[in-house]
Context: one part of a larger RNA
């Protein structure tokens, strides 16, 4: 020096991002117990007092040897043994739940309702679940799902008070405007729109006939050009032809979105108020420098001897808002953040002690 432990004078959070860690609280019995509440709770709230032995007494409860009395199953008496509880007088110690073992406590604020799940091995949370809200699909051989577009299976031995998929998230008061854009629903008059249907035309092949050369008395034969039928065959136009797109509508607890300039009342400031563009409509009730506010340590107030933290306000909110839910909220929280009250070696300021290392010897 290092771990794990004890105690410490005065003070008592001055420590430090932070009371981290320790310390303090703690049973039982009695007394007493606020706001605020969804009436259950909060609430062991808070804060108080008592607690040991001994001896007496009183009142219970349990069990009862054994007896009375009488209608023989009932009264009633009752030595003893075990146990609670008071209440009254003593007794020791500093200390009576004598060790151990057993809530710190209030006040504010955010967030999540709440019990619950989660990152086995760096996050336990405000994250996920959660009842409850809405919508939005599905008539049963369901829809969704698993499978090779099968068969089969699941949904369900279930049947729209059910089974799927989505978003919100107990409760309480609310949820507001926009369908132009993207989705989705229905619609079907009219464009457009594959492959198929169709085959107008148009060319390739050439039997064949013609025309010119050649061979032959001639029949014919053979070379070359032009025309050129059936068939085969290669493009291949008009019509005809679904869905979906274009179109008409609707639908925000669908994806989303939710204005700018200019003037203006008789000091001054300020704009109920007008005007104009622009749009689909232009942020509604709430709530606000917030877990969102950059300037910003905004201004006012409080709480401190002093606060960039913190609570209550105030609002041109860079760049807040209503189920990507809003505001509130009683309970709940190893959550997060501010302050007291009790603690106390966190400290001021470090000492001592105990055990185990290290370390020296063996």
């Nucleotide at each position: 020096c290092c771990c794990u432990c004890g105690u410490u004078a005065a003070g008592g959070a001055a420590c430090u991002c932070g009371g981290c860690a320790a310390a303090a609280u703690u049973g039982c019995u009695c007394c007493g117990u606020a706001a605020c509440u969804u009436c259950g709770g909060g609430a062991u709230a808070a804060g108080g007092a008592g607690u040991g032995c001994c001896u007496u007494u009183u009142u219970g409860a349990u069990a009862g040897a054994g007896g009375u009395a009488u209608u023989u199953a009932u009264a009633u008496c009752g030595a003893u043994a075990u146990u609670a509880a008071a209440a009254a007088g003593g007794c020791c110690g500093c200390a009576g739940u004598g060790a151990a073992a057993a809530u710190g406590u209030c006040c504010g604020g955010g967030c999540g309702a709440c019990u619950g799940u989660u990152u086995a091995c760096u996050a336990a949370a405000a994250a996920c679940a959660c009842a409850g809200g809405u919508c939005u699909c599905u008539g049963c051989u369901a829809a969704g799902a698993u499978g090779u577009a099968u068969a089969a299976u699941u949904g369900a031995c279930g049947u729209a008070u059910a089974g799927a998929g989505a978003c919100u998230g107990a409760c309480g008061c609310g949820u507001g405007c926009u369908c132009g854009a993207u989705g989705c629903c229905a619609g079907a008059a009219a464009g457009u729109u594959a492959a198929g249907g169709g085959g107008a035309u148009a060319g390739g092949u050439u039997a064949u006939u013609u025309g010119u050369c050649g061979a032959g008395u001639a029949a014919u034969c053979g070379a070359u050009a032009a025309a050129g039928a059936a068939g085969c065959u290669u493009a291949g136009a008009a019509c005809u032809u679904a869905a979906g797109c274009u179109c008409u509508g609707g639908u925000g607890a669908a994806u989303g979105g939710c204005g700018g300039c200019u003037c203006u009342a008789a000091c001054u400031a300020u704009g109920a108020g007008a005007g104009u563009c622009c749009u689909a409509a232009g942020g509604u009730a709430g709530c606000g420098a917030a877990g969102u506010u950059c300037c910003u340590u905004g201004u006012c107030g409080g709480g401190u001897a002093a606060u960039u933290u913190c609570c209550g306000a105030c609002g041109c909110g860079c760049a807040u808002g209503a189920a990507u839910c809003g505001c509130g909220u009683a309970a709940c929280g190893a959550c997060u953040u501010g302050g007291a009250c009790a603690c106390u070696g966190u400290c001021u300021c470090a000492a001592c002690g105990a055990g185990g290392g290290a370390c020296u010897c063996g």
Description
This is a predicted structure of a 362-nucleotide part of an RNA (large-subunit ribosomal RNA, domain IV) from Candidatus Scalindua sp. SCAELEC01. Its mean pLDDT, the model's own confidence on a scale to 100, is 86. NCBI's taxonomy places the organism under Bacteria, Planctomycetota, Candidatus Brocadiales, Candidatus Scalinduaceae, Candidatus Scalindua.